Predicted 3D model of a 166-nucleotide RNA (Lysine riboswitch aptamer) from Candidatus Pseudogracilibacillus intestinigallinarum.
Model confidence (mean pLDDT): 82 of 100.
Of the family's consensus pairs, 98% are formed in the model.

[in-house]
């Protein structure tokens, strides 16, 4: 340059299914007496409301997204996944801070993947992220034992920018 390997590897994707949930909603009763809505705050502006708002309750009826679950399909082995700084664009009624989704850049962190404890997103005891830790696993080096070597076992200790084969 090409091609390979790790293993409960890694991302997607549409269907299915469990959960979100008898939740959010919407009629209709009662109670009750003024405010409420339009992602947070501030100011606007618009809407709804003594023909009863915001609330609580009772009865009928009743979803959804995101995330997960095992198979199956596809691409793969920085696969991916993540913080930070900046830029760029969409949605929200208008500015204005922020926030929430999606791309790019640019510096960095992670070998995989399991469990634990703590924060953090979440409707979750699911899962995902972050710190730290424990054993496991691959690979490589050192060091020791066996073996003619190849290599096996055991200890340590390093990163994937590695490691291997031509």
């Nucleotide at each position: 340059a090409u091609g390979g390997a790790g293993g409960a590897g890694c991302a997607a994707a549409a269907a299915c299914c469990a959960a979100g949930a008898g939740u959010a909603c919407a009629u209709a009763g009662u109670a009750g007496g003024a405010a409420g809505a339009g992602a947070a705050u501030g100011a606007g502006c618009u809407c709804u409301a003594a023909u009863g708002a915001u609330u609580a309750u009772u009865a009928u009826g009743g979803a959804a997204a995101g995330g997960g679950g095992a198979a199956u399909u596809u691409g793969c082995c920085g696969a991916a996944a993540u913080u930070a700084u900046u830029c760029a664009a969409a949605a929200c009624c208008u500015c204005a801070u922020u926030g929430u989704u999606u791309g790019a850049a640019u510096a960095g962190u992670u070998g995989g993947g399991u469990c634990u404890a703590c924060a953090u997103u979440g409707a979750a005891u699911a899962a995902g992220u972050g710190u730290a830790g424990a054993a496991c696993u691959g690979u490589c080096a050192u060091a020791u034992a066996g073996g003619a070597a190849a290599c096996u076992a055991u200890a340590u200790g390093g990163a994937g920018g590695g490691c291997u084969a031509u």